[in-house]
Lysine riboswitch aptamer from a pig gut metagenome, 159 nucleotides, folded computationally.
RNA sequence: GAUAGAGGCGCAAAGCUUAUGAUUCGUUUUCCCGAGCCGCUCAAACGGCUUUGACGGAAAAUCAAAGGAAGCUUUGCCGAAGCCUUUGAUUGUUUGAGAAAUCAAAGGCUGGGCGUCGGGAGAAUAUCCCGGCGACUGUCGCAGCAGCGGAGGGCUAUC
Numbered sequence: 001g002a003u004a005g006a007g008g009c010g011c012a013a014a015g016c017u018u019a020u021g022a023u024u025c026g027u028u029u030u031c032c033c034g035a036g037c038c039g040c041u042c043a044a045a046c047g048g049c050u051u052u053g054a055c056g057g058a059a060a061a062u063c064a065a066a067g068g069a070a071g072c073u074u075u076g077c078c079g080a081a082g083c084c085u086u087u088g089a090u091u092g093u094u095u096g097a098g099a100a101a102u103c104a105a106a107g108g109c110u111g112g113g114c115g116u117c118g119g120g121a122g123a124a125u126a127u128c129c130c131g132g133c134g135a136c137u138g139u140c141g142c143a144g145c146a147g148c149g150g151a152g153g154g155c156u157a158u159c
Stems, first nucleotide, its partner, number of pairs: 001159005008078001010077009026062007036049004040098006081110011111137002114134008139150004
């Protein structure tokens, strides 16, 4: 260097089911209000709604979806994968600036899952992410034992 392989409540994706989301959004009707309002935010343009009452508020009727989760199945896997930063692309009328979401690339961090505390994401008491602590586990090293230490750019086997 190549190939194969191991960790175990191991990782990811897709499909199906379930609950949540949801006394919600949306739609319709009625009532109140009374002049502006909408197309993510700001500026400009363009377009649209509106005194035949918009926008906003209340009530009633009707009524979702996405993201996130759990279970099962299948597939691909063992830096599996996750997160952070930067850059680029795309999206909601157009242009400029910005925010958000998604995707891609580069760099960085993390051996793995579990529990717990704190912070963040989240509609959430779900779940996830980050950090601290704790024991556990695989692995290598030191060591007589007890134990201690390292990191996946690692470890084992073969060539």